The part of an RNA shown here (large-subunit ribosomal RNA, domain II) has 673 nucleotides and comes from Madagascaria erythrocladioides. Model confidence (mean pLDDT): 85 of 100. It matches the Rfam family "Bacterial large subunit ribosomal RNA". Rfam links the family to the GO terms ribosome and structural constituent of ribosome. NCBI's taxonomy places the organism under Eukaryota, Rhodophyta, Erythropeltidales, Erythrotrichiaceae, Madagascaria.
Context: one part of a larger RNA
RNA sequence: GCCGGCGACUUGUAGGUAGUGGCAGGUUAAAACAGAGAAUGUUGAAGCCACAGUGAAAGCGAGCUUGAAUAGAGCGUCCGUCACUAUUUACAGACCCGAACCCGGAUGAUCUAGCCAUGACCAGGGUGAAACUUAGGUAACACUGAGUGGAGGUCCGAACCGACUGAUGUUGAAAAAUCAGCGGAUGAGUUGUGGCUAGGGGUGAAAUACCAAUCGAAUUCGGAGCUAGCUGGUUCUCCCCGAAAUGCGUUUAGGCGCAGCGGUUGAUGUUUAGACUUAGGGGUAAAGCACUGUUUCGGUGCGGGCUGCGAGAGCGGUACCAAAUCAAGGCAAACUCUGAAUACUAAGUCACAAGUCAACCAGUGAGACAGUGGGGGAUAAGCUUCAUUGUCAAAAGGGAAACAGCCCAGACCACCAGUUAAGGCCCCAAAAUAAUUGCUAAGUGUGAAAGGAGGUGGGAAUGCAUAGACAACCAGGAGGUUUGCUUAGAAGCAGCAACCCUUUAAAGAGUGCGUAAUAGCUCACUGGUCAAGUGAUCCUGCGCCGAAAAUGAAUGGGACUAAGUAAUUUGCCGAAGCUGUGGGAUGUUUUUACAUCGGUAGGGGAGCGUUCUGCUAUAGUUUGAAGCAUUAGCGAAAGCGGAUGUGGACGGAGCAGAAGUGAGAAUGUCGGC
Numbered sequence: 001g002c003c004g005g006c007g008a009c010u011u012g013u014a015g016g017u018a019g020u021g022g023c024a025g026g027u028u029a030a031a032a033c034a035g036a037g038a039a040u041g042u043u044g045a046a047g048c049c050a051c052a053g054u055g056a057a058a059g060c061g062a063g064c065u066u067g068a069a070u071a072g073a074g075c076g077u078c079c080g081u082c083a084c085u086a087u088u089u090a091c092a093g094a095c096c097c098g099a100a101c102c103c104g105g106a107u108g109a110u111c112u113a114g115c116c117a118u119g120a121c122c123a124g125g126g127u128g129a130a131a132c133u134u135a136g137g138u139a140a141c142a143c144u145g146a147g148u149g150g151a152g153g154u155c156c157g158a159a160c161c162g163a164c165u166g167a168u169g170u171u172g173a174a175a176a177a178u179c180a181g182c183g184g185a186u187g188a189g190u191u192g193u194g195g196c197u198a199g200g201g202g203u204g205a206a207a208u209a210c211c212a213a214u215c216g217a218a219u220u221c222g223g224a225g226c227u228a229g230c231u232g233g234u235u236c237u238c239c240c241c242g243a244a245a246u247g248c249g250u251u252u253a254g255g256c257g258c259a260g261c262g263g264u265u266g267a268u269g270u271u272u273a274g275a276c277u278u279a280g281g282g283g284u285a286a287a288g289c290a291c292u293g294u295u296u297c298g299g300u301g302c303g304g305g306c307u308g309c310g311a312g313a314g315c316g317g318u319a320c321c322a323a324a325u326c327a328a329g330g331c332a333a334a335c336u337c338u339g340a341a342u343a344c345u346a347a348g349u350c351a352c353a354a355g356u357c358a359a360c361c362a363g364u365g366a367g368a369c370a371g372u373g374g375g376g377g378a379u380a381a382g383c384u385u386c387a388u389u390g391u392c393a394a395a396a397g398g399g400a401a402a403c404a405g406c407c408c409a410g411a412c413c414a415c416c417a418g419u420u421a422a423g424g425c426c427c428c429a430a431a432a433u434a435a436u437u438g439c440u441a442a443g444u445g446u447g448a449a450a451g452g453a454g455g456u457g458g459g460a461a462u463g464c465a466u467a468g469a470c471a472a473c474c475a476g477g478a479g480g481u482u483u484g485c486u487u488a489g490a491a492g493c494a495g496c497a498a499c500c501c502u503u504u505a506a507a508g509a510g511u512g513c514g515u516a517a518u519a520g521c522u523c524a525c526u527g528g529u530c531a532a533g534u535g536a537u538c539c540u541g542c543g544c545c546g547a548a549a550a551u552g553a554a555u556g557g558g559a560c561u562a563a564g565u566a567a568u569u570u571g572c573c574g575a576a577g578c579u580g581u582g583g584g585a586u587g588u589u590u591u592u593a594c595a596u597c598g599g600u601a602g603g604g605g606a607g608c609g610u611u612c613u614g615c616u617a618u619a620g621u622u623u624g625a626a627g628c629a630u631u632a633g634c635g636a637a638a639g640c641g642g643a644u645g646u647g648g649a650c651g652g653a654g655c656a657g658a659a660g661u662g663a664g665a666a667u668g669u670c671g672g673c
Base pairs, nucleotide, nucleotide: 001673002672003671004670005669006668011092012091013090014089015088016087017086018085019084020083021082022081023080025049026048027047031043032042033041034040053060054059063075064074065073066072095233096232098230102223103222104221105220106219107218113197114196115195116194117193118192119191120190121189122187124156125155126154127152131148132147133146134145135144136143160184161183162182164181165180166179167178168177199215201211202210203209236607237606238605239604240603241602246259247258248257249256250255260364261363262361263360264359265358266357267356268355271354272353274350275349276348277347278346279345280344286338287336288335292332293331294330296328298326299325300324303321304320305318306317307316308315309314367392368391369390370389371388372387373386374385375384376383397408398407399406412583413582414581415580417579418578419577423573424572425571426558427557428556432570434569435568436567437566438565439564445560451545452544455542456541457540458539459538460537462535463534464533472529473528474527475526476525478502479501480500483497484496485495508523512521513520584597585596586595587594588593608662610659611658612657613656614655615654616653618652620650627646628645629644630643631642633640634639
């Protein structure tokens, strides 16, 4: 892991509610009698509920209380009771499994920590303390040399004890080892045997270490089925309805209580969701600047700054700041002279639908995304937090290549029928290689911005042009003058100032290149040749560049110049939608018909099967029961059931009753493989 067995809402008591039954007041409890009797039957109203309420009570009473009240108000003017069944609540282990803990009594120092008693052990080598001897030396010591000596938590290094590094090992040879190195090795050393200290206790050269592979409180049994607002699991079928992820409160936030939303039963009987019409109030969007604030420029300029005159009073100036006001122009969630659409309220009408109230039974109280209106954030997030609508949640089907939350559309069952929605119609792949008029040349289509560009289509207004434009070519492009200044120089062309006059068809005190400065080339401007359009601007359609990411690459692919794109048109395809035909169920109702039948949590209803018991003086069975295997048939399902084989002794049906009553999941449990 698989297969098979076992495996979870029970039982008692006391309430609530519903149903069924008995009685109409209901009912017995203990006990007694009969009985083989804890069966059963018969007695047994003690008690309980009901029969009257109300008031704090005395009390009064179909009324009572409050009160000054003959006022008003509150409660009341009755229908039950006893069983059984179902459901729910409370108390009990209370659907099942699961803690870490806490408390009590015991058992442990054969591991390990410390201590006690008594024993044992430490190859070999090095160093050479004190002291002593002797020689020198001293007045005597001191001191010095040589020797003897053999100290030390001394040195090197086996046994022994330890465990610093690396590798191996990591389902190991081993629940801590092996290999190679490493530390101590006469000491606070190591070790044998026996003994002592015990769980909030011991022991500890102290690490919360160790106390038998267990230690921030050992092990074991008991309290104990501790408790678990937590996790997991919870077993047959069909039918009807069908949520919530919100508000308030909470030592509350993943739990509860009340409300909201669901179901069932009853009451009410159009009260209601929706649509239309009418009538309302509002201060949002927008807009505006009349208020409150804010804000730009201009005019006037209170006041101030700076400044002149003056001894001062004061009189002046101002290209500075600037109140207030005027004119023009903006901004606002906490501004409003204004002011919608929606929404909301009320009335009426329509209508195949609904609403409200009560009792009982729930679940939910983690929501997700999308559109719209906001707050937070960075006008970031598959972000967060509100409001509102939708979908998913609890919704299958078609489309979006694939894709809970997007678009279309809500699956009772069957059909080799029709017709549509979104979306599509060249092939994959059902349906147009459809029609008309354009655009695009970029494979744009088939991802993107600021910005850039004689891409190309359309529109508008405008300059020049047969008195010849634009482009090209031919020719001219001059004189005063090298303008003045500046400068080494400055001559159209470094720079500054000025920018005139003349000759002209036309020609700037010069558009660019160029020179040291000149020169030279060129342009503006003019004539000629040629012959019909040409220049600049704005708006707009479709394209181009801008355009770099990690496995190889994606219009879904093929491929397409339409099979792209804009507009118009007609067909067709396309879903579990709608329709058709047949069938089933639920509800309402008057025959008959109409409506309904997706569904998680959850509520309600009806059934199937298993084991045992009773009844049917009930079938069957060695001419083969149960079980097992294979296989017709029937039923909406759980299931029922014939036949054949195997098997070898029990066992089915109907009507009732009682439950150890249904297995795929619980890191379930036991067995097998």